[in-house]
RNA sequence: GCGCGCUUAGCUCAGUGGUAGAGCAUUGUCUUGACGUGACAAGGGUCGGGGGUUCGAUUCCCUUAGCGCGCA
Numbered sequence: 001g002c003g004c005g006c007u008u009a010g011c012u013c014a015g016u017g018g019u020a021g022a023g024c025a026u027u028g029u030c031u032u033g034a035c036g037u038g039a040c041a042a043g044g045g046u047c048g049g050g051g052g053u054u055c056g057a058u059u060c061c062c063u064u065a066g067c068g069c070g071c072a
Stems, first nucleotide, its partner, number of pairs: 001071007010024004018055001026042005048064005
C1' cells in the first nucleotide's frame, strides 16, 4: 500500500429498515443472627465520528478514526 472483519450499557455480546436488549457488574428492598446464596425492582446508551439514501437508519451507501487478520 491492497483486501477482509470488528467498533452497541462499566465488562462480554445479541439485535439484517419501524420506540435499543441479554448475561455479568452497580444500587435498593426482601430473605439470614451476620456474610454469602437466592428473589424482586431500579439506574446506566446521542449504537466510534461525519455525511448521504429513506416517511423512518444500530441496520443500506460514502467517507474518516481506532483495533485485529491476511496479502504484497
Molecule: transfer RNA
Organism: Candidatus Kaiserbacteria bacterium